RNA sequence: GAAGCAGGCCGCGCGGUCGCCCGCACCAUCCGUGGUGCGGGAGGAAAGUCCGGACUCCGCAGGGCAGGGUGGCCGCUAACAGCGGCCCCGAGCGAUCGGGGGAAAGUGCCACAGAAAGGAAACGGCCCGCCGGCGACGCCGGCGGGAGUCGGUGAAACGGUGAAUCUCACCAGCAGGCCCGGAGACGGGCUUGCUCGGCAAACCCCACCCGGAGCAAGACCGAAAUGAGGGGUGCGCGGCCCGCGUUCCCUCGGGUGUGUCGCUCGAGCCGACCGGCAACGAUCGGCCCAGAGGAAUGACCGCGAGGCUCUCGUUCGCCGAGAGCCUACAGAAUCCGGCUUACAGGCCUGCUCCCAGC
RNA sequence: GCGAGAGUGGCGGAACUGGCAGACGCGCUGGACUUAGGAUCCAGUGGGCAACCGUGGGGGUUCGAGUCCCCCCUCUCGCA
Numbered sequence: 001g002a003a004g005c006a007g008g009c010c011g012c013g014c015g016g017u018c019g020c021c022c023g024c025a026c027c028a029u030c031c032g033u034g035g036u037g038c039g040g041g042a043g044g045a046a047a048g049u050c051c052g053g054a055c056u057c058c059g060c061a062g063g064g065c066a067g068g069g070u071g072g073c074c075g076c077u078a079a080c081a082g083c084g085g086c087c088c089c090g091a092g093c094g095a096u097c098g099g100g101g102g103a104a105a106g107u108g109c110c111a112c113a114g115a116a117a118g119g120a121a122a123c124g125g126c127c128c129g130c131c132g133g134c135g136a137c138g139c140c141g142g143c144g145g146g147a148g149u150c151g152g153u154g155a156a157a158c159g160g161u162g163a164a165u166c167u168c169a170c171c172a173g174c175a176g177g178c179c180c181g182g183a184g185a186c187g188g189g190c191u192u193g194c195u196c197g198g199c200a201a202a203c204c205c206c207a208c209c210c211g212g213a214g215c216a217a218g219a220c221c222g223a224a225a226u227g228a229g230g231g232g233u234g235c236g237c238g239g240c241c242c243g244c245g246u247u248c249c250c251u252c253g254g255g256u257g258u259g260u261c262g263c264u265c266g267a268g269c270c271g272a273c274c275g276g277c278a279a280c281g282a283u284c285g286g287c288c289c290a291g292a293g294g295a296a297u298g299a300c301c302g303c304g305a306g307g308c309u310c311u312c313g314u315u316c317g318c319c320g321a322g323a324g325c326c327u328a329c330a331g332a333a334u335c336c337g338g339c340u341u342a343c344a345g346g347c348c349u350g351c352u353c354c355c356a357g358c
Numbered sequence: 359g360c361g362a363g364a365g366u367g368g369c370g371g372a373a374c375u376g377g378c379a380g381a382c383g384c385g386c387u388g389g390a391c392u393u394a395g396g397a398u399c400c401a402g403u404g405g406g407c408a409a410c411c412g413u414g415g416g417g418g419u420u421c422g423a424g425u426c427c428c429c430c431c432u433c434u435c436g437c438a
Base pairs, nucleotide, nucleotide: 001354003352004351005350006349007348008347009346010345012304013303014302015301016300017299018298020041021040022039023038024037025036026035027034028033043329047340048339050338051337052336053335054334055214056213057212058211067210068209069208070207071206072086073085074084075083076082087100088099089098090097091096101205102204106203107202108199109198110197123151124150126146127145128144129143130142131141132140133139134138159171160170161169162168163167172195173194174193175192176191177190178189179188180187181186218261219260220259221257227252228251229250230249231248232247234246235245236244237243268287269286270285271284272283274281275280305327306326307325308324309323310322311321312320313319359437360436361435362434363433364432365431368384369383370382377421385403386402387401388400389399390398404411405410414430415429416428417427418426
């Protein structure tokens, strides 16, 4: 210098005018509210709602079944399908990236093609034996047997390669035993045996985890009319009692208003330092950072910043001037931890390979 | 806000346990019949010359995906 790999960060700034939501203080008030001042007012994804928790109600002795989820090992964490470190396999020259229990417990599936698709199979060719024929040291046909090496089919043909048709050698994988290293996944070595196809994002087996619903959860207040129960030395019907009607008082029910709470101080943010390879954790100090409830955080103007394109200049350096355009994705709705997806443009860090120079 | 379900020719709607995607109906196009139209009957009907590509879009598992698994998009329904 060039090509790449991994990770992190920012994601417009300042000012003016007019507004919006919340809190506090003061003032005014026709008690409905209004005004003034001060303070606060979207995100890295607030999104998708895909996981995990907090919280609330319901259920619940304990355990199991069903159902769902996770899947190398160890750790982190409130928890997780997340994160960190390590192990194995595969891809890449490499930085790095992708994948991860069990197919040797059982069941099932493997279309078409093919002889045969799983404890299977002999179609052609090949080999052996017998029989028959002929143009006869062979060839053709038939019958019986053998082998898994050649052809053909297929995504896949009984582990691979080489020699061989008896079997052997090497390699690979698996299982058992022994030894060494490691916390473990696993790695290394010796030995014996075997060759048992693929699919579990098919049923399933093994290990571990999960009770159900969700802030429209849930709790409180609660007008009028109506209703239920009780009471009265009220009133009417009545001679009186019962009863009926009416009226007053008390209690209850349901729940209009969606009124109040839940509601935002929290597994919180920032900094220092310590432990740890790291994820993360401990300690100390500082800070308060939306809380609306059909839903506020906006609109316009000016100046500036960054980038792109064009034109002109040029001391040829992405140097200067001018014009135009762009500044995304998107917006809290109970709250947190992740994952995933969207995103104009820009910055930074570490590493790898190649080329050139020293 | 919270929670369920669906997407296949122009339309409706099949495809069962993963195995040649579009059965069946409607519609449309062409032909026959008719003076003409309707009805009826016959043939065709996703794209492409073909290889091949097509089940909302993208990836994965598998020999093979409409079907199984993940991520998006759109639509429908329920809950005070």

This is a predicted complex of two RNAs, RNase P RNA and transfer RNA, with 438 nucleotides together. It holds a member of the Rfam family "Bacterial RNase P class A". It is annotated as a ribozyme. Rfam's curators write: Ribonuclease P (RNase P) is a ubiquitous endoribonuclease, found in archaea, bacteria and eukarya as well as chloroplasts and mitochondria. Its family is annotated with dimeric ribonuclease P complex, ribonuclease P activity and tRNA processing in the Gene Ontology. Its mean pLDDT, the model's own confidence on a scale to 100, is 78.